[in-house]
Context: one part of a larger RNA
RNA sequence: GAACGAACGCUGGCGGCAUGGCUAAGACAUGCAAGUCGUACGGAUGUGUAGCAAUAUACAUCAGUGGCGUAAGGGAGCGUAACAUAUGGGCAACGUACCUUGAACACGGGGACAACCGCGGGAAACUGCGGCUAAUACCCGAUAAAGUCGCUGGAGGGCAUCCUCUGGCGACCAAAGGUGGGGACCGCAAGGCCUACCGGUUUUUGAGCGACCCAUAUCCUAUCAGCUAGUUGGCGGGGUAACGGCCCACCAAGGCAACGACGGGUAGCGGGUGUGAGAGCAUGACCCGCCUCAUCGGAACUGAGACACUGUCCGGACACCUACGGGUGGCUGCAGUAACGAAUAUUGGGCAAUGGGCGCAAGCCUGACCCAGCAAUGCCGCGUGCGGGAGGAAGUCCUUCGGGAUGUAAACCGCUGUCAGGGUCCGACAACCGAUGCGAGUGAACAAUUCGCAAAGUUGAGUAGACCCAGAGGAAGCCUCGGCUAACUCUGUGCCAGCAGCCGCGGUAAGACAGAGGAGGCAAGCGUUGUUC
Numbered sequence: 001g002a003a004c005g006a007a008c009g010c011u012g013g014c015g016g017c018a019u020g021g022c023u024a025a026g027a028c029a030u031g032c033a034a035g036u037c038g039u040a041c042g043g044a045u046g047u048g049u050a051g052c053a054a055u056a057u058a059c060a061u062c063a064g065u066g067g068c069g070u071a072a073g074g075g076a077g078c079g080u081a082a083c084a085u086a087u088g089g090g091c092a093a094c095g096u097a098c099c100u101u102g103a104a105c106a107c108g109g110g111g112a113c114a115a116c117c118g119c120g121g122g123a124a125a126c127u128g129c130g131g132c133u134a135a136u137a138c139c140c141g142a143u144a145a146a147g148u149c150g151c152u153g154g155a156g157g158g159c160a161u162c163c164u165c166u167g168g169c170g171a172c173c174a175a176a177g178g179u180g181g182g183g184a185c186c187g188c189a190a191g192g193c194c195u196a197c198c199g200g201u202u203u204u205u206g207a208g209c210g211a212c213c214c215a216u217a218u219c220c221u222a223u224c225a226g227c228u229a230g231u232u233g234g235c236g237g238g239g240u241a242a243c244g245g246c247c248c249a250c251c252a253a254g255g256c257a258a259c260g261a262c263g264g265g266u267a268g269c270g271g272g273u274g275u276g277a278g279a280g281c282a283u284g285a286c287c288c289g290c291c292u293c294a295u296c297g298g299a300a301c302u303g304a305g306a307c308a309c310u311g312u313c314c315g316g317a318c319a320c321c322u323a324c325g326g327g328u329g330g331c332u333g334c335a336g337u338a339a340c341g342a343a344u345a346u347u348g349g350g351c352a353a354u355g356g357g358c359g360c361a362a363g364c365c366u367g368a369c370c371c372a373g374c375a376a377u378g379c380c381g382c383g384u385g386c387g388g389g390a391g392g393a394a395g396u397c398c399u400u401c402g403g404g405a406u407g408u409a410a411a412c413c414g415c416u417g418u419c420a421g422g423g424u425c426c427g428a429c430a431a432c433c434g435a436u437g438c439g440a441g442u443g444a445a446c447a448a449u450u451c452g453c454a455a456a457g458u459u460g461a462g463u464a465g466a467c468c469c470a471g472a473g474g475a476a477g478c479c480u481c482g483g484c485u486a487a488c489u490c491u492g493u494g495c496c497a498g499c500a501g502c503c504g505c506g507g508u509a510a511g512a513c514a515g516a517g518g519a520g521g522c523a524a525g526c527g528u529u530g531u532u533c
Stems, first nucleotide, its partner, number of pairs: 001533004006529005013382006019375002021340001027337002030335003035068003040065002043062008075293003084218007094210003099206001102203004107141004116131006147172011177198006185192002219265003226256003231253004236248003268290004272283004295316005318329004346372001348371003354368001355366004385415004395406004419474001421469005428463002433457001436454007477522005482503003488517005498505002
């Protein structure tokens, strides 16, 4: 000099954009942060309509069964020095829900369990027994290759176990319906049937995502020198989506290490960031990628995916409720609380936009996100007026008492109108959605529906800007002035009180202490402290 997630002191007008618990991965009151689908299913409640009624039907809502999601998004950096990260390779050893490409299929049957009803237990959390019932829930059978597995012929490839392509034979494996509309035909009707859309099953292709393996690089310590028994390798098996001591039996005795094994300490890694001419040194807040964690420790279940932040089970600590029998909880999500600390914000608004989940859709949910609030924490911009105005008021300071300085500064005169204040107006963020109409596709169809175009109408939490009004009005401080280092005098003090980054000042004329006048520097900031280069 530069920098900062800063703090402290004094001061403080406005705006834009950023940033804001670095300490206790210590503890948490309260609210919210993951739901959605009635076009999968049976039912319940309410209202309307029809009917004498049973009931039917329309709309709205609801718990339950079922589906998809809850493995994303959001947070933190405890652990980890290598199961990580970065870069470059490999997989002849793998998986993949939703999305995408193509092909084929969806036949026949069955028994339950919630809800509900009845009877119980419990303070509660919750729960037992009996009975009824639906499904895109569950199960059985059929169909079966371009799938999987086994045997096998041929061709090609690989260091090898083997792999790829193309044939043959055998074995095994699937499914679900819903909604809208409708002419002929069948049917008393429901419906069958036809058709469109949304789904279902098997397989194939792609994309994206993920698992695994290898090489190289990645802090300090030798006052850590030897370490290792599933240890190193083999054979066989188990397990996994898959390779592998990943696990197991047997066999061999190996494997690592001064190019630092093993041990100890510290630490998430990278893109980057700071500084520097660079080399380098330091660092990893915010944003992005990867990893790890979710009160502490352990475990699996479900699932395409987890060994799962707001799932389950077990154990520990802690806290809460209790009728003392027993239960409940997990902010390292967003706010917020006390605590800790030098120190870090609102228990705000909105789903309008972007994105995500569910849904045919309308839509619902979304503390992701978009906004607003607080803080000079930082960067940037603007303002606090502009012009004229005396050989120069007053006051103050200095003085050689002549004068000099403050100083065009003020007063005074003339203007302007940024920002803040008051009022009026207008735009963008808006795309979507959508009655209806037209065209095209499918179709037996002029129905219905899909796609395209047009379109009445409709959706803004928050914010920018323009114009008008008024009037210099509301808006300047901080540090320094001995040298380094830009800026000097007076008074007070008298090695005292004090200053100080270094050198050093102060013991009666102190440009170094304190006050004042003046000056210098920066400016809504200025200094100090800390840390890095």
The part of an RNA shown here (small-subunit ribosomal RNA, 5' domain) has 533 nucleotides and comes from a Phycisphaerae bacterium. NCBI's taxonomy places the organism under Bacteria, Pseudomonadati, Planctomycetota, Phycisphaerae.